A computed fold for a 73-nucleotide RNA from Exiguobacterium profundum, annotated as transfer RNA. It matches the Rfam family "tRNA". About the family: Transfer RNA (tRNA) molecules are approximately 80 nucleotides in length. It is annotated as a transfer RNA. The coordinates come from a structure-prediction model, not an experiment, and the mean pLDDT is 80.
[in-house]
């Protein structure tokens, strides 16, 4: 430099182009308990890497350009 693969909540991951973008672990609250574990119950918490295109509608699908990881030199 070429090719391919990835980037979505603090973490580790999900989401057919179509409903408010979810879970798991973690914070934070409350219930149980003598007290903590352990268990239930709820809550906060996203610029889906950044910028454009396409479509009624994009996390998805194009371009470009940022990082990571692999592979060919």
């Nucleotide at each position: 430099g070429g090719c391919c693969c990835c980037g979505u909540a603090g973490c580790u991951c999900a989401a057919c182009g179509g409903a408010u973008a979810g879970a798991g672990c973690g914070u934070c609250c409350c219930c149980c308990u003598c007290c903590u574990a352990a268990g239930g119950g709820g809550a906060a918490g996203g610029u889906u890497g950044c910028a454009g295109g396409u479509u009624c509608a994009a996390g998805u699908c194009c371009u470009g350009c940022c990082g990571g990881g692999g592979u060919c030199a």